[in-house]
């Protein structure tokens, strides 16, 4: 400096351009003498900015951050 790949709830991990979901953690509530467990329910999330398009997490520019190659 050159290419390429990620990037989404606290954490992990998914979403053929058409309601952003699963586990898990939290927070209630059931069950127990209590607690664990187990059920219920509930809060919380698309890296930034621009474009495209009726509609973008999704396609396209550009940045930022990481991780890999190469020099």
């Nucleotide at each position: 400096c050159g290419g390429g790949g990620u990037g989404u709830a606290g954490u992990a991990u998914a979403a053929c351009g058409g309601u952003a979901g699963u586990a898990u953690a939290c927070a209630g509530c059931g069950u127990u003498c209590g607690g664990g467990a187990c059920g219920c329910u509930g809060c919380g999330g698309c890296c930034u900015g621009g474009g495209u398009u009726c509609a973008a997490c999704u396609c396209c520019c550009a940045g930022c951050a990481c991780c890999c190659c190469g020099a």

This is a predicted structure of a 71-nucleotide RNA (transfer RNA) from a candidate division Kazan bacterium. The prediction has a mean pLDDT of 84. It matches the Rfam family "tRNA". Rfam classes the family as a transfer RNA. Its family is annotated with triplet codon-amino acid adaptor activity in the Gene Ontology. It was read from a public genome assembly.